This is a predicted structure of an 84-nucleotide RNA (Glycine riboswitch aptamer) from a soil metagenome.
[in-house]
RNA sequence: GUGCGGGAGAGCGCUCGCGUCACGCCCGCGAGCCGCCGAAGGGGCAACUCCUCCCCGGAAGCUCUCAGGCACCAGGGACCGUGC
Numbered sequence: 001g002u003g004c005g006g007g008a009g010a011g012c013g014c015u016c017g018c019g020u021c022a023c024g025c026c027c028g029c030g031a032g033c034c035g036c037c038g039a040a041g042g043g044g045c046a047a048c049u050c051c052u053c054c055c056c057g058g059a060a061g062c063u064c065u066c067a068g069g070c071a072c073c074a075g076g077g078a079c080c081g082u083g084c
Base pairs, nucleotide, nucleotide: 001084002083003082004081005080006079011034013033014032015031016030017029018028019027035070036069037068041066042064043063044062048058049057
């Protein structure tokens, strides 16, 4: 790197529009607003690492939430196990 298996968190929020309809609900989709999550990616600090030491360098499951995500399903998924 790749195949397989496991893999969390957070609103069934409100409003509007469209579709459907027995024209009132429900359901689906989209947009806006507020709230929230952190484990793709990204940023920051700098625990840690390298070195006799300093500098330089690398750098987190920390942190920020830009991105992404927040019913079920699906998808993504750090990381773990295992085969090559």

Description:
The coordinates come from a structure-prediction model, not an experiment, and the mean pLDDT is 76.